A computed fold for a 100-nucleotide RNA from Desulfovibrio sp., annotated as TPP riboswitch aptamer (THI element). Its mean pLDDT, the model's own confidence on a scale to 100, is 76. NCBI's taxonomy places the organism under Bacteria, Pseudomonadati, Desulfovibrionales, Desulfovibrionaceae, Desulfovibrio.
RNA sequence: CUUGUCCGGUUGGGGUGUCCCGCUCAUCUGCGGGGCUGAGAGCAAACCCAUCGAACCUGCUCCAGUUCACACUGGCGAAGGGAACUCGGAUUCUUGUAGG
Repeated sequence: CUUGUCCGGUUGGGGUGUCCCGCUCAUCUGCGGGGCUGAGAGCAAACCCAUCGAACCUGCUCCAGUUCACACUGGCGAAGGGAACUCGGAUUCUUGUAGG
């Protein structure tokens, strides 16, 4: 120097549901509190993910189970799509060169 792995930096991608109560609206709704699951349930400047790509979207107003309800659990899924760079650090593989 090259290859891989782990971490870092910068840059980017993504989701924010469901139920109950209260206020408000009644053309449209909007706000606050609480429960459930989860990394995260709209501002947390947080969380997760970045091609080794299930972070996330489409299929999906899907199918089976569960629940007060819900992508809550599983299937679909060896389906389709989906956002990157690094002469930063550690370690490893291979090759070359130099020295002993």